[in-house]
RNA sequence: GUGGCUUUAGUUUAGUAAAAUACCUGCUUUGCAAGCAGGAGAGCUAAGUUAAAAUCUUAGAAGCUACA
Numbered sequence: 001g002u003g004g005c006u007u008u009a010g011u012u013u014a015g016u017a018a019a020a021u022a023c024c025u026g027c028u029u030u031g032c033a034a035g036c037a038g039g040a041g042a043g044c045u046a047a048g049u050u051a052a053a054a055u056c057u058u059a060g061a062a063g064c065u066a067c068a
Base pairs, nucleotide, nucleotide: 001067002066003065004064005063006062007061010021011020012019013018023039024038025037026036027035044060045059046058047057048056
């Protein structure tokens, strides 16, 4: 330099924006842990298409990988 792949919640994943775990609140306990109930939290960025975009298109950013 060229090609390919990936980017979603604090983390790991799934794709009807959901789960596990983590976080917060309450109950339970002498206290902690565990358990139960509830809650908050996300689409790498910017444009475009569409009635409607995590998903399609384009241009960037980061990471991984192959070749040189």
Transfer RNA from Nacospatangus altus, 68 nucleotides, folded computationally. It matches the Rfam family "tRNA". Rfam's curators write: Transfer RNA (tRNA) molecules are approximately 80 nucleotides in length. The organism belongs to Nacospatangus, within Eukaryota. The RNAcentral record of the sequence draws on ENA.